[in-house]
Parts: sequence; structure tokens; C1' cells
RNA sequence: GCGUCCUUAGCUCAGUUGGUUAGAGCGUUGCAUUGACAUUGCAGAGGUCACUAGUUCGAAUCUAGUAGGACGCACCA
Repeated sequence: GCGUCCUUAGCUCAGUUGGUUAGAGCGUUGCAUUGACAUUGCAGAGGUCACUAGUUCGAAUCUAGUAGGACGCACCA
């Protein structure tokens, strides 16, 4: 340099055919439970869906570019 794939909550990951308000587990906060902790239960907070632009009535989802990462190939030494 070229090709393929990945990027979604603090972490690990789902997300079907493009359809109204984006989810789970763990973690975290509050309350209940306890003498206290743990466990358990209930409730909550937490997201520019990597970024920019485009297509579309409508984009996490499709297209192009950019950034970062993984792998392969090539080049140089």
C1' cells in the first nucleotide's frame, strides 16, 4: 500500500425484512430485607448506535468517505 471483517450503556454482547419510544447480562444508585454484611426482591440512572455526508416518507440497519482495531496478502530492510 491492497483486501476482508469489526466499532451499539462503565464492561461483555444481542438487535430478524429499514418502520413510530434501541435491549440483555454484569456493574452502578436508591429503597425493602439483615444486628451488620452478603444474598434476594423492587425501582431508577446510564446511549450523538465511532465520526461526516448521502439515499429514503423513514437509517443502529443501505451507500461513500474518515478514524480506530483484528486478520490476510504485498513491498522495504
Molecule: transfer RNA
Organism: Balneola sp. EhC07